This is a predicted structure of a 75-nucleotide RNA (transfer RNA) from Methanosphaera sp. rholeuAM6. Its Rfam family is "tRNA". The family's RNA type in Rfam is transfer RNA. The source organism's lineage runs through Archaea, Methanobacteriota, Methanobacteriales, Methanobacteriaceae and Methanosphaera. Its mean pLDDT, the model's own confidence on a scale to 100, is 83. It was read from a public genome assembly.
């Protein structure tokens, strides 16, 4: 240049095919119980509007279009 994959809280993920409106889930993180202290275990809390922009749509993380970044093939 060309095909194909991934991008979604600080870190991991799920949801995307089959569009439904305050994005689930772990783990971290605080803060409270608990306990002589820690751990472990339990309650809460706060943290993404979903890679970046545009488009269809009543309504997009979920179609569609460019492009970015990382991966892989090919040449």
């Nucleotide at each position: 240049g060309g095909g194909c994959c991934u991008g979604u809280a600080g870190c991991c993920u799920a949801g995307c095919c089959u569009g439904g409106a305050u994005a689930g889930g772990g783990u971290g993180u605080u803060g409270g119980a608990c306990u002589u202290c820690u751990a472990a275990u339990c309650c809460a809390a706060a943290g993404a509007c979903c890679g970046u922009g545009g488009g269809u749509u009543c309504a997009a993380a979920u179609c569609c279009c460019a492009c970015c970044a990382g991966g892989u093939c090919c040449g």